Predicted 3D model of a 74-nucleotide RNA (transfer RNA) from a Candidatus Methylomirabilota bacterium. It matches the Rfam family "tRNA". It is annotated as a transfer RNA. Gene Ontology term of the family: triplet codon-amino acid adaptor activity. Its mean pLDDT, the model's own confidence on a scale to 100, is 80. It was read from a public genome assembly. NCBI's taxonomy places the organism under Bacteria, Bacteria candidate phyla, Methylomirabilota (SeqCode).
[in-house]
RNA sequence: GGGAUCGUAGGCGAAUUGGAGAAGCCGCUGCGUUCUCAGCGCAGUGAUUGCCGGUUCGAGUCCGGUCGAUCCCA
Numbered sequence: 001g002g003g004a005u006c007g008u009a010g011g012c013g014a015a016u017u018g019g020a021g022a023a024g025c026c027g028c029u030g031c032g033u034u035c036u037c038a039g040c041g042c043a044g045u046g047a048u049u050g051c052c053g054g055u056u057c058g059a060g061u062c063c064g065g066u067c068g069a070u071c072c073c074a
Stems, first nucleotide, its partner, number of pairs: 001073007010026003019057001027045007050066005
């Protein structure tokens, strides 16, 4: 330099053919249980789907650019 794959909440990680509140687990907060902690139960908390644009009635998903990570070729 060229090519491929990936990027979603503090962490992990789903989402059928593009179709309609972006799930779930862990974490965190509060309450209950307990002498206290842990555990358990209940309730709550959180996302510019890396970034910028485009296509579309509608984009996490398709297209272009860009940044980063990994792998392959030179």